[in-house]
RNA sequence: UUGUUAUUAAGAAAGGCAGAGGGAUUAGACCCAGUGAAGCCUUAGCAACCCUUUACCUCAUUAAAGAAGGUGCUAAAUUCUACCUAAUCGGGAAGAUAACUC
Numbered sequence: 001u002u003g004u005u006a007u008u009a010a011g012a013a014a015g016g017c018a019g020a021g022g023g024a025u026u027a028g029a030c031c032c033a034g035u036g037a038a039g040c041c042u043u044a045g046c047a048a049c050c051c052u053u054u055a056c057c058u059c060a061u062u063a064a065a066g067a068a069g070g071u072g073c074u075a076a077a078u079u080c081u082a083c084c085u086a087a088u089c090g091g092g093a094a095g096a097u098a099a100c101u102c
Stems, first nucleotide, its partner, number of pairs: 003100006013043005021032003026082004044074003049070002051066005078094001083091002
């Protein structure tokens, strides 16, 4: 950095440094923030994509259990709306994360 697939309303925070912004981008709305934002570090946790074990025994995009390791995540639905649809926890686009891939 390109593409494919899956997921994206569940879940899980304390401390230290720092010092004014933050919630991806544009617009609107709304919200968080000196009772301390972003960022960095430590510890803890959540989840179960990769992973481990077992069952099934060739069937699979399977089920159950686990958490040592690789990622990820720990305000609010990906904060909401925007495009299609008469309308919607309908679809699409974009984004995010994982696995594989150019």